[in-house]
RNA sequence: GGCCCCGUUGUCUAGCGGUUAGGACGGUGCCCUCUCACGGCAUAAGCCCGAGUUCGAUUCUCGGCGGGGUCA
Numbered sequence: 001g002g003c004c005c006c007g008u009u010g011u012c013u014a015g016c017g018g019u020u021a022g023g024a025c026g027g028u029g030c031c032c033u034c035u036c037a038c039g040g041c042a043u044a045a046g047c048c049c050g051a052g053u054u055c056g057a058u059u060c061u062c063g064g065c066g067g068g069g070u071c072a
Base pairs, nucleotide, nucleotide: 001071002070003069004068005067006066007065010025011024012023013022018055027043028042029041030040031039048064049063050062051061052060
């Protein structure tokens, strides 16, 4: 340099045009316990950036940025 894949809470992940953006771990608060652990309930935190298409974009298109794979 060519080609391919990926980018969603702190981490892992679901989502395939109209969602309250779901789940697990982790965090915080409360309950439970003499205390801790376990367990239960609640809560905060997320769509990489820009443009386009569309009535409507996390989702489709283009460009950028970042990461990975492969060929040389």
Description
A computed fold for a 72-nucleotide RNA from a Myxococcales bacterium, annotated as transfer RNA. Its Rfam family is "tRNA". It is annotated as a transfer RNA. Model confidence (mean pLDDT): 81 of 100.